About this RNA:
Model confidence (mean pLDDT): 83 of 100. The RNA shown here (transfer RNA) has 68 nucleotides and comes from Salinisphaera hydrothermalis. Rfam family: tRNA. Rfam classes the family as a transfer RNA. The sequence is in RNAcentral, with records from MGnify. The source organism's lineage runs through Bacteria, Pseudomonadota, Gammaproteobacteria, Salinisphaeraceae and Salinisphaera.
RNA sequence: GCCUGUAGCUCAGCGGUUAGAGCAGGGGACUCAUAAUCCCUUGGUCGUCAGUUCGAAUCUGACCGGGC
Repeated sequence: GCCUGUAGCUCAGCGGUUAGAGCAGGGGACUCAUAAUCCCUUGGUCGUCAGUUCGAAUCUGACCGGGC
């Protein structure tokens, strides 16, 4: 200098309406039982602090962490 930081993990979301998916966790159905499958469900101050804007996860700056 460039890229990056969103759920426990992997990620989507590229200015607006309630922030999401898969896996994982909890409960249930099925089964003699287990696995698989199906249904329901918990979980987030969107790294921190400021700024811009009617409105910021999203744009800008500084700082912190990670990668090159």